[in-house]
Molecule: transfer RNA
Organism: Schistocerca americana
Parts: sequence; C1' cells; structure tokens
RNA sequence: GCCAGGGUGGCGUAGUGGUUAGUGCAUCUGCCUAGGGAGCAGAAGACCUGUGUUCGAAUCCCGGCUUUGGCA
Repeated sequence: GCCAGGGUGGCGUAGUGGUUAGUGCAUCUGCCUAGGGAGCAGAAGACCUGUGUUCGAAUCCCGGCUUUGGCA
C1' cells in the first nucleotide's frame, strides 16, 4: 500500500429498518444477617465520528477515526 472483519453502559455480549436498545458480571440502594458473604427487590449507566437515504437508522449508503487478521 491492497483486501476482509470488528467498534453497543466499567468489562463481555445480543439486537438484519418501527414497542422503553436486551442480557451476564461488576457498581449503588434497600431487605435479610450479630457482622460479612450468599440470596431477594430496586436503581444508575451505552449505540466510534460526520454526512446521505427513509415517515422512521444501533441497523442501509459514502467519507473519516480506531482495532484485528490476511497479502505484498
């Protein structure tokens, strides 16, 4: 340099155009306990960036950034 894949809460991961973006771990609060842990209930927290298409975009197009792999 060329080609392909990925980017979603703190971490991992699902979501092939329409309901409140789901789930596991972690965090916080409450219950429970002599206290802690476990368990139960609840809460906060996310779509890499810019543009386009569309009534509607995490999802589709194009550019950029970043990352992984392959080729040279």